[in-house]
Molecule: glmS glucosamine-6-phosphate activated ribozyme aptamer
């Protein structure tokens, strides 16, 4: 939103029924409480080396006086252990720190969506599409600076 609707108030009514006062069929207004449909509830950026265990509000920032609340499950987080590779040192082994791949810095570049407003759909909550603008982390690209031991080969 729709239906049903206790009970009560209010608006007309004036069959009917009474001797009369009165009730009172009909209508209109509030509406408790149920039933049934629908709608809303996280806005993007960014993240996977294999497997295997733990572990949980798993990285950044935009909104936000507000359901971006509560709950569950899940997973690129994170720790472990094993494999496998990349850097540090030509090989091997170990150590470190990592996962197209070593730490620190300091510059480029890269640069989002909702919210906002307008059409549109819908009885309605609302939704779907369209424009303008604004971040931050990681990684990236360049510079600068650090970053093993041992033992082999082979030149001097």
């Nucleotide at each position: 939103a729709u239906u049903u609707g206790a009970a009560u108030u209010u608006u007309a009514g004036g069959a009917c029924u009474g001797c009369a006062a009165a009730g009172a069929a009909u209508u209109u207004u509030u509406g408790a409480a149920a039933a049934u449909u629908g709608u809303u509830g996280a806005c993007g950026a960014g993240g996977u080396c294999u497997a295997g265990a733990g572990u949980u509000u798993a990285u950044c920032g935009a909104a936000a006086u507000a359901u971006u609340c509560g709950g569950c499950g899940g997973a690129u987080g994170c720790u472990c252990u094993a494999g496998u590779g990349a850097a540090u040192u030509a090989c091997u082994u170990a150590a470190u720190u990592c996962a197209u791949a070593g730490u620190a810095u300091u510059a480029a570049a890269c640069a989002a969506a909702a919210a906002a407003u307008a059409a549109u759909a819908g009885u309605a909550a609302u939704a779907u599409u369209a424009u303008a603008a604004c971040a931050g982390a990681a990684a990236u690209u360049a510079a600068u600076a650090c970053a093993u031991a041992a033992g082999u080969u082979g030149u001097a």